A computed fold for a 93-nucleotide RNA from a pig gut metagenome, annotated as Glycine riboswitch aptamer.
RNA sequence: CCCUUGGAGAGAUCCGGCACAAGAUGUGCAUGGGCGCCGAAGGCGAAAGAAUAGCAUUAAGCUAUUUGAAACGCUCAGGCAAAAGGACAGGGG
Numbered sequence: 001c002c003c004u005u006g007g008a009g010a011g012a013u014c015c016g017g018c019a020c021a022a023g024a025u026g027u028g029c030a031u032g033g034g035c036g037c038c039g040a041a042g043g044c045g046a047a048a049g050a051a052u053a054g055c056a057u058u059a060a061g062c063u064a065u066u067u068g069a070a071a072c073g074c075u076c077a078g079g080c081a082a083a084a085g086g087a088c089a090g091g092g093g
Stems, first nucleotide, its partner, number of pairs: 001093006011035001013034004017029004036080003042076001043074003049067007
């Protein structure tokens, strides 16, 4: 990297639009807007520690910069019936 299996969370929300039906409540949409939410595509953040420089120098320490992980956090993206997707894990190559 490929195949396969498993794989969570959150409104089938409100107001429109388009189409179907044409009989009115209806049905469908990868459609616009609103409010409310989720975190496990992706993306972003940084702790201890370490390094460098400066201050200070009795000891120890202080400041700045760089580096620094996640299933932690953010919620940009994505998602909130099913389907699709899905971090990660099992099996095979």